[in-house]
RNA sequence: CACCGAUAAAGGCAAACCUGUCGAAAGGCAGGGACGCAAAGCUACUGGGUCCUCGCCUCCCUCCUCGCGAGGGACCCAAGACCGCCGGGCUACCGAA
Numbered sequence: 001c002a003c004c005g006a007u008a009a010a011g012g013c014a015a016a017c018c019u020g021u022c023g024a025a026a027g028g029c030a031g032g033g034a035c036g037c038a039a040a041g042c043u044a045c046u047g048g049g050u051c052c053u054c055g056c057c058u059c060c061c062u063c064c065u066c067g068c069g070a071g072g073g074a075c076c077c078a079a080g081a082c083c084g085c086c087g088g089g090c091u092a093c094c095g096a097a
Stems, first nucleotide, its partner, number of pairs: 004095002012037002017032006035084001041090003045087001047086002049082003058074006064067001
């Protein structure tokens, strides 16, 4: 230096949930709280994935005053969100085997 990762030491982060706040939502931020984490630090990356829903096409369902009607659902999907889903990139504490 690279890999690796102890029932080591010193420190670190903080899921669900609750409160406040921002947002249409996903979700963000702050406080509380710890399920976990050796990158659970950063990066949304013309990498995959998931979530949300502006809008459009097609299809389906329901209702009615049967219309160029109303409501709902599925698929697709701009923008958006998630790095604690996976992969990539950048950086980093400690040191037993």

c-di-GMP-I riboswitch aptamer from a Thermoanaerobaculia bacterium, 97 nucleotides, folded computationally. NCBI's taxonomy places the organism under Bacteria, Pseudomonadati, Acidobacteriota, Thermoanaerobaculia. Rfam family: c-di-GMP-I riboswitch aptamer. From the family's description: GEMM was predicted in a large-scale screen for bacterial structured RNA regulatory elements. The prediction has a mean pLDDT of 82. The model forms 94% of the base pairs in the Rfam consensus.